[in-house]
RNA sequence: AAAGGGCAAACCGCCGGCGACGGCGGGACGCAAAGCCACCGGCCUAUCCUUAGGGACAGGCAGCGGGGCUACCGAA
Numbered sequence: 001a002a003a004g005g006g007c008a009a010a011c012c013g014c015c016g017g018c019g020a021c022g023g024c025g026g027g028a029c030g031c032a033a034a035g036c037c038a039c040c041g042g043c044c045u046a047u048c049c050u051u052a053g054g055g056a057c058a059g060g061c062a063g064c065g066g067g068g069c070u071a072c073c074g075a076a
Stems, first nucleotide, its partner, number of pairs: 006031002011026006029063001035069003039066003042061004047056003
């Protein structure tokens, strides 16, 4: 290569959370790491502060980018 398969956006339902969002089921826009990790940048949320630019703090996003770790099939 080929084939087997894998994941699952929006949206809907139920549940959890103040929220961002998460879990499960349905559903497929896409994905070759859309497997895992908040280390760096970024975005988002709650609260507080503010000289109104932003800052502090606790969280969320791995399907925003970088980085780290791991990995199925497989001709040559």

Model confidence (mean pLDDT): 88 of 100. A computed fold for a 76-nucleotide RNA from a marine eukaryotic metagenome, annotated as c-di-GMP-I riboswitch aptamer. Its Rfam family is "c-di-GMP-I riboswitch aptamer". About the family: GEMM was predicted in a large-scale screen for bacterial structured RNA regulatory elements.